[in-house]
Molecule: small-subunit ribosomal RNA
Organism: uncultured bacterium
RNA sequence: AACGAACGCUGGCGGCAGGCCUAACACAUGCAAGUCGAACGAAGGCUUCGGCCUUAGUGGCGCACGGGUGAGUAACGCGUGGGAACCUACCUUUCGGUACGGAACAACCAGGGGAAACUCUGGCUAAUACCGUAUACGUCCUGAUGCUGUGGUGGCAUUGGGAGAAAGAUUGAUCGCCGAGAGAUGGGCCCGCGUCCGAUUAGGUAGUUGGUGGGGUAACGGCCUACCAAGCCUACGAUCGGUACCUGGUCUGAGAGGAUGAUCAGGCACACUGGGACUGAGACACGGCCCAGACUCCUACGGGAGGCAGCAGUGGGGAAUAUUGGACAAUGGGCGCAAGCCUGAUCCAGCCAUGCCGCGUGAGUGAUGAAGGCCUUAGGGUUGUAAAGCUCUUUCACCGGGGACGAUGAUGACGGUACCCGGAGAAGAAGCCCCGGCUAACUUCGUGCCAGCAGCCGCGGUAAUACGAAGGGGGCAAGCGUUGUUCGGAAUUACUGGGCGUAAAGGGCGCGUAGGCGGUCCGUUGCGUCAGGUGUGAAAUCCCCGGGCUCAACCUGGGAACUGCACUUGAUACGGGCGGGCUGGAAUCCGUGAGAGGUUGGUGGAAUUCCCAGUGUAGAGGUGAAAUUCGUAGAUAUUGGGAAGAACACCGGUGGCGAAGGCGGCCAACUGGCACGGUAUUGACGCUGAGGCGCGAAAGCGUGGGGAGCAAACAGGAUUAGAUACCCUGGUAGUCCACGCCGUAAACGAUGUGCGCUAGCCGUCGGGCAGCAUGCUGUUCGGUGGCGCAGCUAACGCAUUAAGCGCACCGCCUGGGGAGUACGGCCGCAAGGUUAAAACUCAAAGGAAUUGACGGGGGCCCGCACAAGCGGUGGAGCAUGUGGUUUAAUUCGAAGCAACGCGCAGAACCUUACCAGCCCUUGACAUGGGGAGUAUGGGCCCGGGAGACCGGGUCCUUCAGUUCGGCUGGCUCCCGCACAGGUGCUGCAUGGCUGUCGUCAGCUCGUGUCGUGAGAUGUUGGGUUAAGUCCCGCAACGAGCGCAACCCUCCCCUUCAGUUGCCAUCGGGUAAAGCCGGGCACUUUGGAGGAACUGCCGGUGACAGGCCGGAGGAAGGCGGGGAUGACGUCAAGUCCUCAUGGCCCUUACGGGCUGGGCUACACACGUGCUACAAUGGCGGUGACAGUGGGAAGCGAAGGGGCGACCUGGAGCCAAUCCCCAAAAGCCGUCUCAGUUCGGAUUGCACUCUGCAACUCGAGUGCAUGAAGGCGGAAUCGCUAGUAAUCGCGGAUCAGCAUGCCGCGGUGAAUACGUUCCCGGGCCUUGUACACACCGCCCGUCGCACCAUGGGAGUUGGCUUUACCCGAAGCCGGUGCGCUGACCCUUGUUUUCGGACAUGGGAGGCAGCCGACCACGGUAAGGUCAGCGACUGGGGUG
Repeated sequence: AACGAACGCUGGCGGCAGGCCUAACACAUGCAAGUCGAACGAAGGCUUCGGCCUUAGUGGCGCACGGGUGAGUAACGCGUGGGAACCUACCUUUCGGUACGGAACAACCAGGGGAAACUCUGGCUAAUACCGUAUACGUCCUGAUGCUGUGGUGGCAUUGGGAGAAAGAUUGAUCGCCGAGAGAUGGGCCCGCGUCCGAUUAGGUAGUUGGUGGGGUAACGGCCUACCAAGCCUACGAUCGGUACCUGGUCUGAGAGGAUGAUCAGGCACACUGGGACUGAGACACGGCCCAGACUCCUACGGGAGGCAGCAGUGGGGAAUAUUGGACAAUGGGCGCAAGCCUGAUCCAGCCAUGCCGCGUGAGUGAUGAAGGCCUUAGGGUUGUAAAGCUCUUUCACCGGGGACGAUGAUGACGGUACCCGGAGAAGAAGCCCCGGCUAACUUCGUGCCAGCAGCCGCGGUAAUACGAAGGGGGCAAGCGUUGUUCGGAAUUACUGGGCGUAAAGGGCGCGUAGGCGGUCCGUUGCGUCAGGUGUGAAAUCCCCGGGCUCAACCUGGGAACUGCACUUGAUACGGGCGGGCUGGAAUCCGUGAGAGGUUGGUGGAAUUCCCAGUGUAGAGGUGAAAUUCGUAGAUAUUGGGAAGAACACCGGUGGCGAAGGCGGCCAACUGGCACGGUAUUGACGCUGAGGCGCGAAAGCGUGGGGAGCAAACAGGAUUAGAUACCCUGGUAGUCCACGCCGUAAACGAUGUGCGCUAGCCGUCGGGCAGCAUGCUGUUCGGUGGCGCAGCUAACGCAUUAAGCGCACCGCCUGGGGAGUACGGCCGCAAGGUUAAAACUCAAAGGAAUUGACGGGGGCCCGCACAAGCGGUGGAGCAUGUGGUUUAAUUCGAAGCAACGCGCAGAACCUUACCAGCCCUUGACAUGGGGAGUAUGGGCCCGGGAGACCGGGUCCUUCAGUUCGGCUGGCUCCCGCACAGGUGCUGCAUGGCUGUCGUCAGCUCGUGUCGUGAGAUGUUGGGUUAAGUCCCGCAACGAGCGCAACCCUCCCCUUCAGUUGCCAUCGGGUAAAGCCGGGCACUUUGGAGGAACUGCCGGUGACAGGCCGGAGGAAGGCGGGGAUGACGUCAAGUCCUCAUGGCCCUUACGGGCUGGGCUACACACGUGCUACAAUGGCGGUGACAGUGGGAAGCGAAGGGGCGACCUGGAGCCAAUCCCCAAAAGCCGUCUCAGUUCGGAUUGCACUCUGCAACUCGAGUGCAUGAAGGCGGAAUCGCUAGUAAUCGCGGAUCAGCAUGCCGCGGUGAAUACGUUCCCGGGCCUUGUACACACCGCCCGUCGCACCAUGGGAGUUGGCUUUACCCGAAGCCGGUGCGCUGACCCUUGUUUUCGGACAUGGGAGGCAGCCGACCACGGUAAGGUCAGCGACUGGGGUG
């Protein structure tokens, strides 16, 4: 795009067309073929007696057309073009004729049988019915002659013999009848070409193929028959199986093609199924006959009737297809002289949106952009000029009136239709699908992997433009969607117009048959080919130009076209045929040459194993390590001798040979191929090659040998979770030989064979030539490699050895799986091979390349990553966090690293989010309205209550503005509505912030270049660095975010400044003291500067960047530390900091309070503290810091207490006063002990904070004195002022620190090195991964479902062969029975024409026999399909 459609929703009008695609299933009822009285008799009726009307029957013509259907048919059935051996009623035309006789049978009458259908017997009768004779222009049969002609059996003429016709009717003018010729029309037959699928159908055929004689037909012919011959068809697909009416056309397509064969038209076939003939011009006959069969109906059971695939109609089937209508008015048909009759052909009407076409459902105006709906950021937007309103029109439908053409004279079913006029009134008339992408059209709500959608991809798991609804929008429109089917897109079967190295696809290789294709020149032919002409290619359809319905659809005139076929005339380049040449292709010959080419026979050494003997002794062997194993019966090792089998080190090589498989010591024989050189010979002898034939690694099979080594199977030992493996020790087939099979392979260059053409360079093998000259150079032919241009390729790559450009031929491919499987065939001894599907299932399976990621891949390099060290954790007790458990609650979050002394820089109440109970409901808090009161805030007291809360009293204080009005703001209470509130959910809706890889050195961009593209280049490479740091090189050149630097701090110096800091000098002063005057030198404080840059020297390196060493320097190659965290990753963490979308709660999931809980405790884990002791404990001594903090604060001196602490209150808003004592240190003692270690636990008594220490704080004293003696597997931190160790301060905080954040004191050890573990960076490689190795993914087993193979069998369809039976019918024979016409005979009779009867014949009939044959039967096959216990694999989940 299309449709004979169907289904869903919807439906106003008209025109034109179409309408059982299924059950060729079965059919009730009516109708669909009759007509002629001008062929004939008869009967009945009428009569004006002239005759007329009706018709059953005889007779004629028609019924073979028209109409239906598509079952069968793969065929001369159809299409197209031809042909000769034929027929043709009616029609046209021409010629000739139409004479004389005869005998019957229906109807009818009489009688009989039957339920019926129908029928029997006798008798009468007519004809255009039937019969005989006559005649014969033609005709036919037969014989002869002549002429003529072809591709041809022919045609024409003349002549002899023989045969064969007729019908009448009437209105008197016609219609008929017979013979013959011609025509027209229709038909029969034959041939070329075309006409579906299957080769898993390869052979078929006995009347088969041909001939001769005969028969038969309208006619040719094995059409039939007898005999003879043995043919005929087939790979250009016979036969068989399946499917199917064919065509013009129709649909689609640019075309070629594909699909199709409704309506219309041509042909064919069929008429319940099968068979058969009759009649006829024509039939093997839809509405005829006979027989058989199935079915239905009637029946008196004896017997009969029927055939809608005609028009309607019914049942049934089905998703589905109409009225038991009108008329012969028109067109056409039958009969008839005609009038006319008949006609379900036809013309019309009815039903159906089934299709095509046309029309309408209104038009203009109308913004407060109404209401309503929907959305909303709440402003608005949209529906939307849409509506309403106003103005206007009336197509269609409706009502009234008129009223055709079709009918050249009459006749109109359609039809009071089309059309015309008038009238009323916007009046009666819009739906369907879609809106994620493809594909045009977006929002809200509902739902929550549910319900559902879906053509493909795919949507839906709480924010769905994809489901459902709504609003809005898009598309089409009396339709719109869906389903089905066909073509297109699909170059996706490729003729036009594809491919085969790696995507599917080159046969394992050769020889060669058929076939296809084929060098050069000349001649010839004219088959192909080309051009012209002629015929045909039906009409319709399509196309063009016109015409007719108002247009269109539709109808119609003319033209063109129908791409085809045949005949004919011509052309002869090319292809073919035939003939004759040529040498370039091909082959032969001669001369040389290389070679693991093949076969056979012989022969050699090394090695291995075994055997014998010698020497010799305890092991050997084997492995990652071992063991099995061998060995004291003497192994291994070693020496000598012997045996056997197999394979041939070095040479040896992208060397050689061969068609491939393949071929390797040496020698000989036989033998195939190849290369080079040469001239000679043949003269296209060539290339390819379906089938076919041969060869064909390894393994395997058969028979017989052989067997050293090796070695499937097997055994043992190991390894392992297991180990039917990898490793080890053994070991049989086999490996070897001969003969015979097998016929496969990653049989690979994954690249068929042959020929020609298209840049080069470098190697190598074989041969030749030339030059110089003893080994090179140049050149040439053949082989074999590497690189590379053009070109090709999806890319990779190929590239004179093509995957380039061409030609020829063969093989092969057409999504993945199922499956190279099943069945069948062929081959094989078997194993199996070969040929080779389908159901079903998936939305992919693949190729090449790209970027990543990954690897028990590689290279380079980093990091407390390992190693080297020091100290820990894991064991104990306690602290703290977590899991688990418990609980009314033990609030919540965090979960490997990167949760777990984390949020928590402080849970007794509070905090607090949890639980129990008691309370509040505009609320504890914000904004707005109304009313009342009040100026506000606070203290104290009393009562009830657990408290929140409620009630009362008292005291103090007295806001701001003011227009002086409780006027405004404020405050309290009451009322009501909006609202508040939520630590309720979603961190997977988010912002912000944070962790982590990782302070790792990376991550990108612009322009250019390369690539079809993803993308690459830059960023890779050579060096170097802590660093993508820098240098060099480079199709790149630059740039950005990162690195570094700029910032802070520490270390050195200078300068400025000098109090609260300092004190060298001067003075004063004390028990002592910067205590005082004074000073700012020093220390110090804190501002500003300086200083370090590989700058200098040497070495090294490419001269660069840099590296190594040195000098100087406080500091040296980044001087130490901090801040600083690229692009990104982990849907990482957080809705309980905050913010925030959506959802949820609203007398509660909000708010208040009391009490409890977060502190539980069989356990498990993380992080810590204290220890286990002598580098220590205890006692004594009393030296030396720094960071910090302090007013609701730090709190001195002094005093009290053993102590926590109390008292006290100086000083200090702090370089001034206070916290403040630093501790490790040093001295002494203890002497290895569960201790003078260790301090848990517990008792008693206290202190402090606080409203309050019961659950549940910290501290003190006395007493108690547990585990623990350095910690399994495992594991953590640290590279220098670091680890370790020692104390100090701070935040939080009423109180509470082993945690956290800081500060200083003392102060090490070790790093060979980068193999390994972990993490990371760069380059490279492989990849079937991309959620990216925590990936992907294979097979068994189990379950469910699906289709399928085998299967004892069983059921059915189709078909073959043999035989039996054999209806009807045709044919043949017979025919004793029957028999009217003709013939003969006899008799009777006669009106002499004849009539009747008898006998016989001719002819015919029944009957009988035979041949053929439908149905049916018996037996045996072939083939297809259904079912089938059980069984095999396969697919999906």